The part of an RNA shown here (large-subunit ribosomal RNA, domain IV) has 337 nucleotides and comes from a soil metagenome. It matches the Rfam family "Bacterial large subunit ribosomal RNA". Rfam links the family to the GO terms ribosome and structural constituent of ribosome. The coordinates come from a structure-prediction model, not an experiment, and the mean pLDDT is 87. The RNAcentral record of the full RNA draws on MGnify.

[in-house]
Context: one part of a larger RNA
RNA sequence: CUCUCGUUCAGGAACUCGGCAAAUUGUACCCGUAACUUCGGGAGAAGGGUAGCCCUGUUCACCAAGAACAGGGUCGCAGAGAAAUGUCCCAGGCGACUGUUUACUAAAAACACAGGUCUCCGCAAAGUCGUGAAGACGACGUAUGGGGGCUGACGCCUGCCCAAUGCUGGAAGGUUAAGAGGAGGGGUUAGGCCGCAAGGCCGAAGCUUCGAAUCGAAGCCCCAGUGAAUGGCGGCCGUAACUAUAACGGUCCUAAGGUAGCGAAAUUCCUUGUCGGGUAAGUUCCGACCUGCACGAAUGGCGUAACGAUCUGGGAGCUGUCUUAACGAGAGACACA
Numbered sequence: 001c002u003c004u005c006g007u008u009c010a011g012g013a014a015c016u017c018g019g020c021a022a023a024u025u026g027u028a029c030c031c032g033u034a035a036c037u038u039c040g041g042g043a044g045a046a047g048g049g050u051a052g053c054c055c056u057g058u059u060c061a062c063c064a065a066g067a068a069c070a071g072g073g074u075c076g077c078a079g080a081g082a083a084a085u086g087u088c089c090c091a092g093g094c095g096a097c098u099g100u101u102u103a104c105u106a107a108a109a110a111c112a113c114a115g116g117u118c119u120c121c122g123c124a125a126a127g128u129c130g131u132g133a134a135g136a137c138g139a140c141g142u143a144u145g146g147g148g149g150c151u152g153a154c155g156c157c158u159g160c161c162c163a164a165u166g167c168u169g170g171a172a173g174g175u176u177a178a179g180a181g182g183a184g185g186g187g188u189u190a191g192g193c194c195g196c197a198a199g200g201c202c203g204a205a206g207c208u209u210c211g212a213a214u215c216g217a218a219g220c221c222c223c224a225g226u227g228a229a230u231g232g233c234g235g236c237c238g239u240a241a242c243u244a245u246a247a248c249g250g251u252c253c254u255a256a257g258g259u260a261g262c263g264a265a266a267u268u269c270c271u272u273g274u275c276g277g278g279u280a281a282g283u284u285c286c287g288a289c290c291u292g293c294a295c296g297a298a299u300g301g302c303g304u305a306a307c308g309a310u311c312u313g314g315g316a317g318c319u320g321u322c323u324u325a326a327c328g329a330g331a332g333a334c335a336c337a
Stems, first nucleotide, its partner, number of pairs: 001332008010323002014321001019318001027051005036041001038153001052074009075079001087316007094308002099111002115151007127137003154303004159233003164230002166226005173221003179215002184210005191202004234252005261295001262292001273289005
């Protein structure tokens, strides 16, 4: 010097990103206990008091074992005499809660959850595994059931847009495949005609090949519906008897122009916005304002008691975190043997 511990004057978070770490608290009984609340909680809230040993008595106790209470006495530095054994409070964000998770850097605000809602499925169910199989699960269940999606206790609520995309329904019209159909055409040649010949022309049936009109489903076009489906939810100009602002008016565009609630927010760039609180001093925090770069209603909105090894701010107590370091113990390192 390093590690693991112990103690410490005065101060007591001045340390630090941050009270990280450490310290405080701690047991039993008695007293006492706020806001808020879903009336269960919060709560061991908080905050106080008592505690050893000896003697005597009372009450309870069927016996035994014991418990509680009252009075007196007594010892030590210290009586829950060791060990074990909650620090507490205030305010806010998020998630209701218990639970689950990245085995080996993340335990959370992520996942799940009860509850809500939409949708599919009438049973040989939908859905899933499987070779378009057999077979199996679903289920020895039957819509108060089963599958899928989203949301996520509870309370108050959940606005407008169906133009686009999707889904559902519709069937008049347009388009449309295979197939049906077979107008018409081609190839081949028995044969016929022309020719002295070589050859040329025509050409039935059969075989073969191309093939028009016409008929022809779903789908698409089309017509409706549908948002707790995918999604979306404006701009400019003017106007009131100070100024400012604009309840009001005009105009353009749109499918419709963001309702309630919330708002510098886990969302605010400008920004350390402005005001208030807390501090001597506060980019954080709390309460407001609204100019929402770029909140917003089940990709849920806003609240919310309880809960949390959650995150943020403040306070009390407590302390070697620090001012500022010291001493001690053990184990290393180093040195001598």